[in-house]
The prediction has a mean pLDDT of 83. Small-subunit ribosomal RNA, 5' domain from an uncultured bacterium, 539 nucleotides, folded computationally.
Context: one part of a larger RNA
C1' cells in the first nucleotide's frame, strides 16, 4: 500500500448498480414453494336465483352446471431451488476411449395399428376405529390391465460368401428356424339401419425399426494439502477358469483353483479440505483464497434398504432402525425449512412472515388457460464500488468574539456580515414513458381436392407486479444536508493552559519526576471526506 460477504466506535444529505448467517448440516410455530389434462375415461353435488303447487309445514321444475370437490388414466414430480457435512477420491480438472453401454420428451425415415376378453376404483350399502385408515359384499368405463393374429425391419441361436478392422466390431450378399407390438381422441366430409352408428379424411396420440440430436453411465494416461514424531499394508486380498448379475466392461457378486498385489517415485494411518473457471495481491514469478455469478460433485433429521421410471436408491416418494418434537379415547398415530419468507438459540456479525406471474424460462394442455418463493419487482442494511450534493462570484474599517503576544501587534481570515447570483439534489404542483409482442381473431396468397394444419404478409382486440417509477416541466428557496482521525520521528500538521514518573498515551523508538510540539483541554493546523479511524484476515 491494495484488498474483504467483514465487525466495532464517533458521524451520516441523495441516487445507480451490487452484495447480505463466513458461527449450531441447531431446533423449528404459521403461510406459500409441482402440479396439469374432461380433446383418455366412468361418474356428478351444494349454497344462491327464478317458477309452479300448498293456508302452513312443505314439495316438484329449471338454472347454477355437466361446474366445484373426488376417483381411474397420461405427462410432469430425477428440472428448476437449498446447503457444503461427508469426501485426499477417477471427487474434480484436463486429454482420451466405449470394437462394453442406455437415452423419454424432439426432429428423421420406414412399417404398422387386426381379433377378443376378464376385472378395479370412483359409487352404493355395511362393518371395524377416538384418530390416521382399514375389512366384507354389490355395480361400471377407459388411451388401465390381458390373451390371440401379423412382422417392414429389430433380437436370439444355426449356415454360406466378400470386403475392412482395435477384445463382443462395422458393411453387402443370402438359406432355413425361433421370440415380440399396438389405442384410441377430437374435427370436417359422405351412407342410412338416425346410433354416441358404419366409412372415409385430416390432425394430436399408440406400436415396431433406422438414423440424428440431447443428456447420462463406465475406463484410461496426466495433475490434485499437511505429518515419517505414521513403516510396513493386503484373504475377495491379487490373478485365472464358470456362473450369477448389470443398459455396459469388471471380485462387481458366487464356486473352485493359483499365491498373488501395494509400498522410501512415500503404501497404510493420522489430520485437514467439496473441486474447478476464477477471485485477491505482486511488475512478474509467485503467494493466499474458492462469497456472489458459472461448471462438476455430494447431502436433503442420522443409519439401512428396494419399489416406480428413459433416468433416482428420489430435499417438499415409500419401507425398516434411530434420536427428537407433537396428538391420542393409551390401542396407536404423525412429522423433518441445507426451498422463500420468519421464530428461538448460538454469535462481533448478515434482511420482509412484501408484491406480480407484465417480461425472461420452466412443467401440463390441441388450445384457451392453469401451476411456479426459478424468476421479475419492491423492501431493510454507507456493507461495498461509482456519481452528485452541502452552493458561486464580490466583499478589508483586515468588524465583533476566540487564542497567542516581546503589549507594538499576530492569527482565526475573504473566513463572516453585506451585495449580486445560481437551482443540481431533497420539497410541492403537474404532465408521464421504454420494457408489449408474441399468443388469440380474421383476411390474402402458398402448400392441400375438401377440412384441419404449417409458412409468409397485412389488419383487429387484449395484457405492466414494478408504478403514477424513470423522465420532463413549473414554483419557490441559500434555504434542509460535515464529520472523523492526526499534529515527537518513522509522517503532512504548534502554540497556550492544567497536571507532576500522577492521571494518562504508546504501532516501533519511546513521552510523563514543575517552562511536556508525545498526557488532558483549548485556540490553531494537516490529512481523507458521507464517511473517518481501529480491530481481524491475505499478498
Nucleotide at each position: 500500500g491494495a484488498a474483504c460477504g467483514a465487525a466495532c466506535g464517533c458521524u451520516g444529505g441523495c441516487g445507480g448498480c451490487g452484495u447480505g448467517c463466513u458461527u449450531a448440516a441447531c431446533a423449528c410455530a404459521u403461510g406459500c414453494a409441482a402440479g396439469u389434462c374432461g380433446a383418455a375415461c366412468g361418474a356428478g353435488a351444494a349454497a344462491g336465483a327464478g317458477c309452479c303447487c300448498g293456508c302452513a309445514a312443505g314439495g316438484g321444475c329449471u338454472u347454477a352446471a355437466g361446474u366445484a370437490a373426488a376417483g381411474u388414466g397420461g405427462c410432469g414430480c430425477a428440472c428448476g431451488g437449498g446447503u457444503g457435512a461427508g469426501u485426499a477420491a477417477c471427487g474434480c480438472g484436463u486429454g482420451g476411449g466405449u470394437a462394453a453401454u442406455c437415452u423419454a420428451c424432439u426432429c428423421u425415415a420406414a412399417a404398422g395399428a387386426c381379433u377378443g376378453g376378464g376385472a378395479u376404483a370412483a359409487c352404493g350399502u355395511u362393518c371395524c376405529g377416538a384418530a390416521a385408515g382399514g375389512g366384507a359384499c354389490g355395480c361400471u368405463a377407459a388411451u388401465a390391465c390381458c390373451a390371440g393374429a401379423u412382422a417392414a425391419g429389430a433380437c436370439c441361436a444355426c449356415g454360406a460368401a466378400g470386403u475392412c478392422u482395435u477384445u463382443g466390431g462395422a458393411c453387402u450378399u443370402u438359406g432355413a428356424g425361433g421370440u415380440a407390438a399396438a389405442a384410441g381422441g377430437u374435427g370436417g366430409c359422405a351412407g342410412c339401419u338416425u346410433g354416441u352408428c358404419u366409412g372415409u379424411u385430416a390432425u394430436c396420440a399408440c406400436u415396431u425399426u433406422u438414423g440424428a440430436a440431447u443428456g447420462a453411465g463406465c475406463c484410461c494416461g496426466c495433475g490434485u494439502a499437511c505429518c515419517a514424531u505414521u513403516a510396513g499394508c493386503u484373504a475377495g486380498u491379487u490373478g485365472g477358469u464358470a456362473g450369477g448379475g448389470u443398459a455396459a466392461u469388471g471380485g462387481c457378486c458366487u464356486a473352485c483353483c493359483a499365491a498373488g498385489g501395494c509400498u522410501a517415485c512415500g503404501a497404510u494411518g493420522g489430520u485437514u479440505a467439496g473441486c474447478u473457471g476464477g477471485u485477491c495481491u505482486g511488475a512478474g514469478a509467485g503467494g493466499a483464497u474458492g462469497a456472489u455469478c458459472a461448471g462438476c460433485c455430494a447431502c436433503a433429521c442420522c443409519g439401512g434398504a428396494a419399489c416406480u421410471g428413459g433416468a433416482a436408491c428420489a430435499c417438499g416418494g415409500u419401507c425398516c432402525g434411530g434420536a427428537c418434537u407433537c396428538c391420542u379415547a393409551c390401542g396407536g398415530g404423525a412429522g423433518g425449512c441445507a426451498g422463500c419468507a420468519g421464530u428461538g438459540g448460538g454469535g462481533a456479525a448478515u434482511u420482509u412472515u412484501g408484491c406480480g406471474c407484465a417480461a425472461u424460462g420452466g412443467g401440463a394442455g390441441a388450445a384457451a388457460u392453469c401451476c411456479u418463493g426459478a424468476c421479475g419487482c419492491a423492501g431493510c442494511a454507507a456493507c461495498g464500488c461509482c456519481g452528485c450534493g452541502u452552493g458561486a462570484g464580490u466583499g478589508a474599517u483586515g468588524a465583533a468574539g476566540g487564542c497567542c503576544u516581546u503589549c507594538g501587534g499576530g492569527u482565526u481570515g475573504u473566513a463572516a456580515a453585506g451585495c449580486u447570483c445560481u437551482g443540481u439534489c431533497a420539497g410541492u404542483u403537474g404532465g408521464g414513458a421504454a420494457g408489449a409482442a408474441a399468443c388469440g381473431c380474421c383476411u390474402a396468397c402458398g402448400u392441400u381436392u375438401a377440412c384441419u394444419g404449417c409458412g409468409u404478409a397485412g389488419g383487429c382486440u387484449a395484457u405492466g407486479a414494478c408504478g403514477g417509477u424513470a423522465c420532463c416541466a413549473a414554483c419557490g428557496a441559500a434555504g434542509g444536508a460535515a464529520g472523523c482521525a492526526c499534529c515527537g520521528g518513522c509522517u503532512a500538521a504548534c502554540u497556550c493552559u492544567g497536571u507532576g514518573c500522577c492521571a494518562g498515551c504508546a504501532g516501533c523508538c519511546g513521552c510523563g519526576g514543575u517552562a511536556a510540539u508525545a498526557c488532558a483541554g483549548a485556540g490553531g493546523g494537516u490529512g481523507c471526506a458521507a464517511g473517518c479511524g481501529u480491530u481481524g484476515u491475505u499478498c